Source information: Transfer RNA from a Candidatus Parcubacteria bacterium, 72 nucleotides, folded computationally. The prediction has a mean pLDDT of 83. Rfam family: tRNA.

[in-house]
RNA sequence: GUCCCCGUAGCUCAGGGGCAGAGCGCCCGCUUCGUAAGCGGGAGGCCGCAGGUUCGAGUCCUGCCGGGGACU
Numbered sequence: 001g002u003c004c005c006c007g008u009a010g011c012u013c014a015g016g017g018g019c020a021g022a023g024c025g026c027c028c029g030c031u032u033c034g035u036a037a038g039c040g041g042g043a044g045g046c047c048g049c050a051g052g053u054u055c056g057a058g059u060c061c062u063g064c065c066g067g068g069g070a071c072u
Base pairs, nucleotide, nucleotide: 001071002070003069004068005067006066007065010024011023012022013021018055026042027041028040029039030038048064049063050062051061052060
């Protein structure tokens, strides 16, 4: 330099046009003499940034940024 993959909650990842989710973690409650485990509830994200397409974009297209990989 060219090409490919990835970027979504604190962490690990789903979701591939029409309500943003799970597990773990965090907070509160139940249970216990107390703690852990278990059970119930809750908070936390305008989906890397900027444009475009569309009635509608986390999802499709373009550029850029960051991470990983292949080739030279």